[in-house]
RNA sequence: GGGGACGUCGUUCAAUGGGAGGACGGCGCGUUCGCAAUGCGCAGAUGGGGGUUCGAUUCCCCUCGUCUCCA
Numbered sequence: 001g002g003g004g005a006c007g008u009c010g011u012u013c014a015a016u017g018g019g020a021g022g023a024c025g026g027c028g029c030g031u032u033c034g035c036a037a038u039g040c041g042c043a044g045a046u047g048g049g050g051g052u053u054c055g056a057u058u059c060c061c062c063u064c065g066u067c068u069c070c071a
Base pairs, nucleotide, nucleotide: 001070002069003068004067005066006065007064010024011023012022013021018054026042027041028040029039030038047063048062049061050060051059
């Protein structure tokens, strides 16, 4: 320098172009004499910019970062 893959709550992972969700974690409440465990609830995220579209996590372009292959 060129090719490929990936980037989503604090962590780890989902998500056919149409309501962004699970597990763990955090907070609150219940249960208990108390703790643990457990039940219910709440908060919290699409790397950045642009484009296509009625509508983008998803499709296209640029860019940033990580991994990997070639030279």